[in-house]
RNA sequence: GCCGAGGUAGCUCAGCCGGUAGAGCAACGCAUUCGUAAUGCGUGGGUCGUGAGUUCGAAUCUCAUCCUCGGCU
Numbered sequence: 001g002c003c004g005a006g007g008u009a010g011c012u013c014a015g016c017c018g019g020u021a022g023a024g025c026a027a028c029g030c031a032u033u034c035g036u037a038a039u040g041c042g043u044g045g046g047u048c049g050u051g052a053g054u055u056c057g058a059a060u061c062u063c064a065u066c067c068u069c070g071g072c073u
Base pairs, nucleotide, nucleotide: 001072002071003070004069005068006067007066010025011024012023013022019056027043028042029041030040031039049065050064051063052062053061
């Protein structure tokens, strides 16, 4: 330099043939217990790497750019 995969909640990931985002674990609160753990119920938490474009509407489509991983040279 070229090609490919990826970047979404604190962590691991889904959602990627457009209709304004979810699960598990973790955190917090309540119940239960003499107390802790475990268990049950509930709550908060993300302008989807960044910036533009298309569209009534973009995590999703297009372009540019940054970062990570793999391959080729």
Annotation
The prediction has a mean pLDDT of 83. A computed fold for a 73-nucleotide RNA from an uncultured Verrucomicrobiota bacterium, annotated as transfer RNA. The sequence was found in a public genome assembly. Rfam family: tRNA. Rfam's curators write: Transfer RNA (tRNA) molecules are approximately 80 nucleotides in length. Its family is annotated with triplet codon-amino acid adaptor activity in the Gene Ontology.